[in-house]
């Protein structure tokens, strides 16, 4: 240079074109002499960035930047 996959909370990852969610971590609490563990709850997202399509985009289409992996 070209294919192919991928980029969504702090982190691993979900999400038929129609209300962004779990699990871990963080907080708060019940419980326990304590603590950890277990319950219960509660914040935390400009879904990589800019167009476009659409009534309506995480999701469907162009470009760009970023990470893997092949080819050459």
């Nucleotide at each position: 240079g070209c294919c192919u996959g991928g980029g969504u909370g702090g982190c691993u990852c979900a999400a038929c074109g129609g209300u962004a969610g779990a699990g871990c971590a963080g907080c708060g609490g019940u419980c326990u002499u304590g603590u950890a563990a277990a319950c219960c709850g509660c914040a935390g997202g400009u879904u990589a960035u800019g167009g476009g399509u659409u009534c309506g985009a995480u999701u469907c289409c162009c470009a760009u930047c970023c990470c893997a992996g092949g080819c050459c």